[in-house]
RNA sequence: UGAUCCCGCACGGGAGAGUCGCCGCACGACCGCGAGGGCGUACGGCGCGCCGAAGGGGCAAUUCCUCCCCGGAACCUCUCAGGCACCCGGACCGUGCGGACCAG
Numbered sequence: 001u002g003a004u005c006c007c008g009c010a011c012g013g014g015a016g017a018g019u020c021g022c023c024g025c026a027c028g029a030c031c032g033c034g035a036g037g038g039c040g041u042a043c044g045g046c047g048c049g050c051c052g053a054a055g056g057g058g059c060a061a062u063u064c065c066u067c068c069c070c071g072g073a074a075c076c077u078c079u080c081a082g083g084c085a086c087c088c089g090g091a092c093c094g095u096g097c098g099g100a101c102c103a104g
Stems, first nucleotide, its partner, number of pairs: 001104001006099008018048001020047005026041003030037002049084003055080001056078003062072002
């Protein structure tokens, strides 16, 4: 001086599945003499259906090792959590920056 790998941050990309039904509540405009009524938006609860790429669990291709054991291990699987218009989120990918370790 120092690549790859690893960690963090920023930006960009990023799938799937009901904007389902009922109830409650807040706001807005409309109708009505009034009581009240329907509409739209947001939130909460309940029920059924569904998704799978935050997280979590399970098996295990496989990895480490002479072998076994232990350990690691999926976008496979389970759907606990999460999600099913928009927004948010989103494994993973790319670019940039920073950090740690170290071959050379």

Predicted 3D model of a 104-nucleotide RNA (Glycine riboswitch aptamer) from Nocardioides sp. CFH 31398.
It was read from a public genome assembly, where an Rfam model found it.
Model confidence (mean pLDDT): 76 of 100.